Annotation
Transfer RNA from a Candidatus Acetothermia bacterium, 73 nucleotides, folded computationally. Its mean pLDDT, the model's own confidence on a scale to 100, is 83.

RNA sequence: GGGCGAAUAGCUCAGUUGGAAGAGCAUCCGGCUUACAUCCGGAAGGUCACAGGUUCAAGUCCUGUUUCGCCCA
Numbered sequence: 001g002g003g004c005g006a007a008u009a010g011c012u013c014a015g016u017u018g019g020a021a022g023a024g025c026a027u028c029c030g031g032c033u034u035a036c037a038u039c040c041g042g043a044a045g046g047u048c049a050c051a052g053g054u055u056c057a058a059g060u061c062c063u064g065u066u067u068c069g070c071c072c073a
Stems, first nucleotide, its partner, number of pairs: 001072007010025004019056001027043005049065005
């Protein structure tokens, strides 16, 4: 330098044909317990990497940029 892949909650990751953004863990509250852990219920938590475009409508499609990983030279 070229090619491919990834970026979504604090962490690890889903997200179907473009049509209301989710799970587990963690955190907080409650239940249970003498108490803690486990377990059960609930809550809070989001610039879907950044910028632009297409569309009635974009996490999803298109272009560029950034960061990370792999491959080729």